The prediction has a mean pLDDT of 76. This is a predicted complex of two RNAs, RNase P RNA and transfer RNA, with 414 nucleotides together.
Parts: sequence; structure tokens; C1' cells
RNA sequence: GUUAGCCGAGUGAUUGCACCUAAGUUUUAGGUGAGGAAAGUCCGAGCACCAUAGAGCAAGUGCACUUGAUAACGUCAAGCUAGGGUGACCUAAGGAAAAGGGCAACAGAGAUAUACCGCUAACCAGCAAAUCCAUAUGAGGCUAUGCCAGGAGCAAGGGUGGAAAAGUGAGGUAAGAGCUCACUCCAAUGUAUGGUGACAUAUGUUGGCUGUAAACUCUGCACGGUGCAAGAUGUGGGACAAUAGGGCUGCUCGUCCGUCCCCAAAAUCGCUUGAGCGGUUUGGCAACAAAUCGCCUAGAUAGAUAAUCACUCAAGACAGAACUCGGCUUAUAGACUAACUU
RNA sequence: GAGCUGUAGCUCAAUUGGUUAGAGCGCCGGCCUGUCACGCCGGAGGUCGCGGGUUCAAGUCCCGUCAGCUCC
Repeated sequence: GUUAGCCGAGUGAUUGCACCUAAGUUUUAGGUGAGGAAAGUCCGAGCACCAUAGAGCAAGUGCACUUGAUAACGUCAAGCUAGGGUGACCUAAGGAAAAGGGCAACAGAGAUAUACCGCUAACCAGCAAAUCCAUAUGAGGCUAUGCCAGGAGCAAGGGUGGAAAAGUGAGGUAAGAGCUCACUCCAAUGUAUGGUGACAUAUGUUGGCUGUAAACUCUGCACGGUGCAAGAUGUGGGACAAUAGGGCUGCUCGUCCGUCCCCAAAAUCGCUUGAGCGGUUUGGCAACAAAUCGCCUAGAUAGAUAAUCACUCAAGACAGAACUCGGCUUAUAGACUAACUU
Repeated sequence: GAGCUGUAGCUCAAUUGGUUAGAGCGCCGGCCUGUCACGCCGGAGGUCGCGGGUUCAAGUCCCGUCAGCUCC
């Protein structure tokens, strides 16, 4: 330096607080009492009500390499590919731009097709023109050749830019160019081998296509809404009455249900035994699963988990439950363990 | 348990991502006036809450985070 794991003050005394149990009758005794994130509320579920969560169309939201794990997930594990690092190792929202249209400011000649500087005299045009031809007093005509960048050709070089349409060398040409060839790079596709697969290796053929989807869009997959202030508990009382109203994005279909108020709130339940935690064995690279043994670990409703003293050393960080779990993200003084790298 | 906002000292803009982020009030300097105000002219003032990513390019798109506000 990298990765993974683990702890995160301890012991004792006294006085308190919340809940439970037992006695007991307003006290006593015993037991239990925050976290790895209890946080953010960012995902996924349980649970509750709306219909058991229905069908079709539309809209909307989310996800996106492969295989597996899981109740499920945007999570996890092992891999693939790409990028970074001397290395251990780390990072990745990682489908499609040959379905379609959109955008690409400034600069620059030109931004998805262009010619500013530049190169070219092979071609067309222009100028000159020996020889040659014609005429003959003379002016003339034509060509090799030379000059010339007006037409035309080129896209190599220059410069601008994030990006200018593969790279190097040779051939080729008037000059040039994948125009042709050799090697290399990239893309699509076929075959063979290995792998469950993403893909890798070898080889053949065809080709050289700008970027952007974390903009619209397309493809595939998934998703009903609300949120414990959910909701339930009453042979109580009252009001309303129907082709109504309601079933939480719209429309259509189908189907189901009577609705609301008072007593009524600081009531009771929901509330903590649960996809639970720990050990061992087995299977698996692992995530994880199965079998077996053991354990019970806050549950309030103005809201408990604290205060003081003593000792120890590393001198105590981030921070505190409020229906419950599985994850993610963020905060965190310091201590310890293991493997690996320079 | 839900939703929204953050741009100059204050209140607000900025089209579908594009050149140097603008406006009003306020502030500073000058002119005007005997002086002040009004008026006229000019100027300064910005980590677009913060950090990272996508892109050639981010106030704008995406993720995380902080602060504030609102509702049940």
C1' cells in the first nucleotide's frame, strides 16, 4: 500500500426510569432493556384496507453483458468484456445509432458531405510556334513543342475542431486517391474447437459505416393504489335510498359491495416468535441451501434505556428504536486479525 | 409517512444541453442642485447549495448528499 473480517470502552458500588413475572395491596423481590448504522426513506417484500387484484387498449414508471442465489429486488455471488494501476487489486446505468426523424454551438473552406490555400498541362479552351502546307508582291493555315490553372480533374499535404471518413510501405497516375497489392487495425458474417452461457482461440468471405439513446425513440422484461395517522374491535343510536354511489391514471368490458354520522378519545388490539438468531455436519468455487441441536433478545403513547463515585488504558468516534424484515447509500475517533503486493 | 424548492445583498428569468448566465430593486462612482431627494450616465457584484458521473460541451440530463419549506 491492496483486500476481507471483527470490536467500537470495560469492571464494581449507590440512586433512578420503562416493561414483564411472582407475591402483595400500593409497595417489595426477581428478570430484561438501542445500533452497525437504530439515520436517509433510495429500492424490494411481509402485513392491512380497497374485489380474490380481473381482462383489453392507451398512458406512465423502472430495469437492461452471462450464469446462478433469493420470498423479492435496482441486492448478492462467480464469471465475461472494456478501462485504470509497476503490482496486490479497483471501476463500469455494460441492449439497439443497417427502423426513423432530431441535435452537433464556436472555430473552420467544409460537420455527414466539402474545396479556402494547394496539386495537376492527360482532356477542352487560350497564347506563341521550328518543320511542313498553301499562295505568291504580301497578309495565311496546321503540328511537334513551350507557356497558361479559365473550364475540368484530385483530395495526398496545410490549417480549424471533441470528431474531417483506418494506419505504414510499395505500385500506380497528368496529379492523386483502398484505385491496386503486402502487413496491421476495426466491423459484419460462415465454419471448427473449448465453455451451461456471456465469450475466447484458429480460419475463410465480405466490407471500412462520425458522435449522441444519462435526449426523442425502438426491442425485451417487470410494475394496481394507499401506508400502522394502514386498519380491526359494538347483537348501541341515528341519517340517506338506487339504472344512485364506490372499488385510488384514462376509456371499454366484466364482476363485486349498501353508504355515512354520533357515543369516540390520551380506550383495547394491531405490537413484536420472525423469510428470527447461534453452533455443528453435508452439498456448492461462492452467494446460499438442507438436516440437526440449542436460544427467546426493548415494545412506549408526553414517550424508558439515565445520573454520581472509584479503578483500568487505547482516554472513548458516528450517533439513539416507535409495525416488521431483506438490501443499498451516507456518517464513524481508535483498536485488532488474516491473506497478498511494491 | 409523503411532496417541493435551492441562480448576484433581496425578488425572479434563462426555449429542445451550445459562444462571455440576464432583469428589477439595492450598492458604488460621476453629472444635475445652494444641499438632499427625484432624474440622467457609467460600473462592480455569481464555486448556478455541495460532490461525482454522462457528453465535444451541463444552471439544464443522471446518481449521491446537505439545507430549507409544505402536507397527512